Notes
A computed fold for a 486-nucleotide part of an RNA from Capsicum baccatum, annotated as small-subunit ribosomal RNA, 5' domain. It matches the Rfam family "Bacterial small subunit ribosomal RNA". Model confidence (mean pLDDT): 84 of 100. The source organism's lineage runs through Eukaryota, Viridiplantae, Embryophyta, Euphyllophyta and Capsicum.

Context: one part of a larger RNA
RNA sequence: GGAUAAAUGCUGGUGGCAUACUUAACACAUGAAAGUCGGAUGGGAAACACGGAUAAUGGUGUUUCCAGUGGUGGAUGGGUGAGUAAUGCAUAAGAACCUGCCCUUGGGAGGGGAACAACAGCUUGAAAUGGCUGCUAAUACCCCAUAAGCUAAGAAGCAAAAGGAGGAAUCCUCCUGAGGUGGGGCUCACAUCUGAUUAGCUAGUUGAUGAGGCAAUAGUUUACCAAGGAGAUGAUAAGUAGCUGGUCUGAGAGGAUGAUCAGCCACACUGGGACUGAGACACGGCCCAGACUCCUACGGGAGGCAGCAGUGCAGAAUUUUCCACAAUGAGCGAAAGCCUAAUAGAGCAAUGCCGCAUAGAGGUAGAAGACCCACGGGUUGUGAACUUCUUUUCCUAGAGAAGAAGCAAUAACAGUAUCUGGGGAAUAAGUAUUGGUUAACUUUAUGCCAGCAGCCGUGGUAAUACAGAGGAUGCAAGCAUUAUCC
Numbered sequence: 001g002g003a004u005a006a007a008u009g010c011u012g013g014u015g016g017c018a019u020a021c022u023u024a025a026c027a028c029a030u031g032a033a034a035g036u037c038g039g040a041u042g043g044g045a046a047a048c049a050c051g052g053a054u055a056a057u058g059g060u061g062u063u064u065c066c067a068g069u070g071g072u073g074g075a076u077g078g079g080u081g082a083g084u085a086a087u088g089c090a091u092a093a094g095a096a097c098c099u100g101c102c103c104u105u106g107g108g109a110g111g112g113g114a115a116c117a118a119c120a121g122c123u124u125g126a127a128a129u130g131g132c133u134g135c136u137a138a139u140a141c142c143c144c145a146u147a148a149g150c151u152a153a154g155a156a157g158c159a160a161a162a163g164g165a166g167g168a169a170u171c172c173u174c175c176u177g178a179g180g181u182g183g184g185g186c187u188c189a190c191a192u193c194u195g196a197u198u199a200g201c202u203a204g205u206u207g208a209u210g211a212g213g214c215a216a217u218a219g220u221u222u223a224c225c226a227a228g229g230a231g232a233u234g235a236u237a238a239g240u241a242g243c244u245g246g247u248c249u250g251a252g253a254g255g256a257u258g259a260u261c262a263g264c265c266a267c268a269c270u271g272g273g274a275c276u277g278a279g280a281c282a283c284g285g286c287c288c289a290g291a292c293u294c295c296u297a298c299g300g301g302a303g304g305c306a307g308c309a310g311u312g313c314a315g316a317a318u319u320u321u322c323c324a325c326a327a328u329g330a331g332c333g334a335a336a337g338c339c340u341a342a343u344a345g346a347g348c349a350a351u352g353c354c355g356c357a358u359a360g361a362g363g364u365a366g367a368a369g370a371c372c373c374a375c376g377g378g379u380u381g382u383g384a385a386c387u388u389c390u391u392u393u394c395c396u397a398g399a400g401a402a403g404a405a406g407c408a409a410u411a412a413c414a415g416u417a418u419c420u421g422g423g424g425a426a427u428a429a430g431u432a433u434u435g436g437u438u439a440a441c442u443u444u445a446u447g448c449c450a451g452c453a454g455c456c457g458u459g460g461u462a463a464u465a466c467a468g469a470g471g472a473u474g475c476a477a478g479c480a481u482u483a484u485c486c
Stems, first nucleotide, its partner, number of pairs: 001486004006482005013356006019349001026312003030309002035072003040069002043066008079267003088192001091189001093187002097184003102180007110144004119134005149158003163172003193239002201229002205227003209223004242264004246257004269290005292303004320346001322345001324343001328342001329340001331338002360388003369380004394423006403413001430475005435456003441470004451458002
């Protein structure tokens, strides 16, 4: 000199764009962040309509709501960086794999059956939740048939399906092959912080065979056999740490760093486990154990903000319990649509960067005041007053978007941006320094005191260094200090 997710002191007009718990992966009140589909399906409830239905508490149709069965999503999106020094990340390769939705393409959907929720009745419990009996539908479940597929040396064996909407054409869905895109799993090479005051480490350890196991390779697991394997090119143990694209600095080489944005990884109260599924060993799923909090009729139950707001605590320190699905996306749906604290926006904060303003022109009696003085005067100072002009901003009144794709309709932001009229210089300057470094000097007071200070140093009666005043200098809606990096 540059930089910062900064903080502190003093000060503070405005707009745009960014950024905002770096500490306690500490504990969390409240709201709400993942639903959706009646064009898969049986029921319960309500409203409306209809009649050549009128005996009825009936029938038919339309619409809506409710929980249940079923499908799909919930493995994405969002958060955090605790762990991890290599099961990670980065770069470059590889072979023994899987893949819902999507794309291309071949073939198919024949016949039959038994249940279980909901519901009804009875019943347990304070509750959470259950139990028994009975009924019932399906794109839920099962059996048979068939199949270019799978297994297999061969013989042979095994495996599928479902319907829905529509008057119909047809559309959507389903099953099974092959290929693809995208995604994921696995292996290997090289690279990846500190110290040797850590030198020895390893027993499924290293390899072979058989068997099990996985989507797949593999000591991945196991039985047996052999005794190997890595290490001063730093093993092992310890400490620290998410990695990268990048960011800051520097002429570069380097050094430091890893907030925001993007890619990967890991985690979801702590530890362990599997289930379901194309995909999880699953943040807002399940089970077990633990700590903590809450409810309880003491028998037993409920919970997990490192999602968004917000609270307490910690801390030098970090925001609203806001608005909308209008746009861009995600999920479901044939669609209308629903849902979305993703996202789009607004609010708060000079936290940062950038822009603009706080006026312009003229104006000497060089006014008053203040300070200095050799008492003549000098400085503040064209600065003010005064004259004149303008209105960026500001106040006020009116008009008023683009962002919407897709004929129309639909805008949270927002009566915002912007434009036009009126008003009046009106609403708007501080901060640090002033001995040298380092741009900027006098006076008063103090008297090694009080104090200053980054370093040198300064102050003991004539202090440009402390404190006040006047002047000056630097930067400016900021200025200075502190902390950290180059």